Annotation
The RNA shown here (SAM riboswitch aptamer (S box leader)) has 105 nucleotides and comes from Terribacillus saccharophilus. The sequence was found by an Rfam model in a public genome assembly. Its mean pLDDT, the model's own confidence on a scale to 100, is 83. The model forms 97% of the base pairs in the Rfam consensus.
[in-house]
RNA sequence: UUCUUAUCAAGAGAGGCGGAGGGACUGACCCAGUGAAGCCUCGGCAACCGACUGUUACCAGCACGGUGCCAAUUUCAGAAGGAUGUUAUAUCCUGAAGAUGAGAA
Numbered sequence: 001u002u003c004u005u006a007u008c009a010a011g012a013g014a015g016g017c018g019g020a021g022g023g024a025c026u027g028a029c030c031c032a033g034u035g036a037a038g039c040c041u042c043g044g045c046a047a048c049c050g051a052c053u054g055u056u057a058c059c060a061g062c063a064c065g066g067u068g069c070c071a072a073u074u075u076c077a078g079a080a081g082g083a084u085g086u087u088a089u090a091u092c093c094u095g096a097a098g099a100u101g102a103g104a105a
Stems, first nucleotide, its partner, number of pairs: 001105008013042005021031003025078004043070003048066003052061003074097001080094005
């Protein structure tokens, strides 16, 4: 990088360095000198994988190890299809795209 698969309405921030961007992409809408990204320290959330425990377990627990995450539903919409309704706007479902885990090439 590609493929398969599960999940994505809940949850969880302080300090230091740093200086202008950030929220994947496009549009919208937001966040940001009352300090963005990034890096570091400490803290926290969750429970995907491993370990461990419940005699066994596909179930449950734990939070030791490997990841992940800590503004806004994945911030909202987004190709295509469908349901309701319709002059139209719109709402919802599937899905697309994306993110994360696990497995494979």